The prediction has a mean pLDDT of 77.
This is a predicted structure of a 348-nucleotide RNA (Bacterial RNase P class A) from an Alcanivoracaceae bacterium.
[in-house]
RNA sequence: GAAGUUGGUCAGGUAAUCGCGGAGUGAUUUAUCAUUUCGAGGAAAGUCCGGGCUCCGCAGGACGCAGUGCCAGAUAACGUCUGGGAAGCGUGAGCUUACGGCUAGUGCAGCAGAGAGAAGACCGCCAGUAUUUAUUUAUUGGUAAGGGUGAAAGGGUGCGGUAAGAGCGCACCGCAUGGUUGGUAACAAUUCAUGGCGAGGUAAACCCCACUGGGAGCAAGACCAAAUAGGAAAACAAUGCGUGGUCCGCGCAGUUUUCGGGUAGGUUGCUUGAGGCAUACAGUGAUGUAUUGUCCAGAUGAAUGAUUGUCUUAAAAACAGGACCCGGCUUAUUGGCCAACUUCUUUU
Numbered sequence: 001g002a003a004g005u006u007g008g009u010c011a012g013g014u015a016a017u018c019g020c021g022g023a024g025u026g027a028u029u030u031a032u033c034a035u036u037u038c039g040a041g042g043a044a045a046g047u048c049c050g051g052g053c054u055c056c057g058c059a060g061g062a063c064g065c066a067g068u069g070c071c072a073g074a075u076a077a078c079g080u081c082u083g084g085g086a087a088g089c090g091u092g093a094g095c096u097u098a099c100g101g102c103u104a105g106u107g108c109a110g111c112a113g114a115g116a117g118a119a120g121a122c123c124g125c126c127a128g129u130a131u132u133u134a135u136u137u138a139u140u141g142g143u144a145a146g147g148g149u150g151a152a153a154g155g156g157u158g159c160g161g162u163a164a165g166a167g168c169g170c171a172c173c174g175c176a177u178g179g180u181u182g183g184u185a186a187c188a189a190u191u192c193a194u195g196g197c198g199a200g201g202u203a204a205a206c207c208c209c210a211c212u213g214g215g216a217g218c219a220a221g222a223c224c225a226a227a228u229a230g231g232a233a234a235a236c237a238a239u240g241c242g243u244g245g246u247c248c249g250c251g252c253a254g255u256u257u258u259c260g261g262g263u264a265g266g267u268u269g270c271u272u273g274a275g276g277c278a279u280a281c282a283g284u285g286a287u288g289u290a291u292u293g294u295c296c297a298g299a300u301g302a303a304u305g306a307u308u309g310u311c312u313u314a315a316a317a318a319c320a321g322g323a324c325c326c327g328g329c330u331u332a333u334u335g336g337c338c339a340a341c342u343u344c345u346u347u348u
Base pairs, nucleotide, nucleotide: 001344002343003342004341005340006339007338008337009336010335011334012311013310014309015308016307017306018305020039021038022037023036024035025034026033027032041319045330046329048328049327050326051325052324053217054216055215056214060248061247062246063245065213066212067211068210069209070084071083072082073081074080085099086097087096088095089094100208101207105206106205107202108201122147123146124143125142126141127140128139129138130137155173156172157171158170159169160168174197175195176194177193178192180189181188182187221268222267223266224265231259232258233257234256235255236254239253240252241251242250275294278291279290280289281288282287
């Protein structure tokens, strides 16, 4: 100097003028005025997970269904996060993982090939018998080392052995089981012992195993107001209803369906929280504990905008605007800044 990897941070501040919504205070003509203060995001998005909260409800049991899936931790909890292990990728810093089980069972892998799952003899190799000039031809038996087919053909290399071969035997490597050492563990190590060790792949295939799981949702729910037709008909009684489905249990006494009529305005829930910020301590870390100070949107056909100057290394622009709240994940996207680490080139 170039190219990368990982993590963090900002999305404006300030002054003035005008315009909106909430809260407080004061005055007052009760619906106005004055003044103080506050007023959207890093994803507010998707509605994908997990909860808080509200209601139903014996919230009880079982099935079914759904989810998760290496180990140890964090958390209110999670399918999230942190650290570690294994496998794979990368020269490396690092990155990815839907990471339990194929000897419980079932399925799938076209074609080719003799044979594709506890499979197999096409070409070959060897020996016997008959035949022939002749292993020439036919047949019988042995064989899976060589060749072929295929994505994949039943450990590998070498030596011995054999009629020819074969873990048939041996050596080394590989594999399996047990032990030893390190680690909480997943696992790792490289030694010890035994064994010739036939039985592949696939579970984001069905399935099996372990663990977890009531339901519905702020249009939940509560209160006030208003209105009418307390209407008509049908079905069920071993019935019906009781917040996803089925069964059992328990509770209630009616339930369901069709037609027709009336009303629907307001208050609340509604923002003080598993709170954010700052500091200290503990921990590799996620995070936890403690202290100090602080209140940071609550609209309701839906507020927060416009202009000018200035500050900063950039404030223009991209993706884009709350609606019960919070913790995550995923997706979209712009510009600037900071830190650590890796590789290459050159010079000293």
Rfam family: Bacterial RNase P class A. Rfam classes the family as a ribozyme.